[in-house]
RNA sequence: GGCGACAAAGGCAAACUCAGUAAAAGCUGGGGACGCAAAGCUACGGGUCUUCCACUUCGGGUGAUGACGGCUGGGUUACCGAUC
Numbered sequence: 001g002g003c004g005a006c007a008a009a010g011g012c013a014a015a016c017u018c019a020g021u022a023a024a025a026g027c028u029g030g031g032g033a034c035g036c037a038a039a040g041c042u043a044c045g046g047g048u049c050u051u052c053c054a055c056u057u058c059g060g061g062u063g064a065u066g067a068c069g070g071c072u073g074g075g076u077u078a079c080c081g082a083u084c
Stems, first nucleotide, its partner, number of pairs: 002084001003081002011036002016031006034070001040076003044073003047068003051064002055060001
């Protein structure tokens, strides 16, 4: 450095729900745990979603807008140490 144990210590928290917030997607906080070895951080590539919109044969679709890191690739930082 790789790797990730029926290890130890600790961490995060899906659905649902309550409150707040936003035009919406969504976000924040409380409760709650389906899961997670980067489920830490980052919208750079792909993807999905929101709203507005050129065009449209009304099937789509151009451009813009914000969002999702628990969709995925990349970047970046990091706890622990059995086996190899």

Overview
The prediction has a mean pLDDT of 87. c-di-GMP-I-GGC riboswitch aptamer from Desulfosporosinus sp., 84 nucleotides, folded computationally.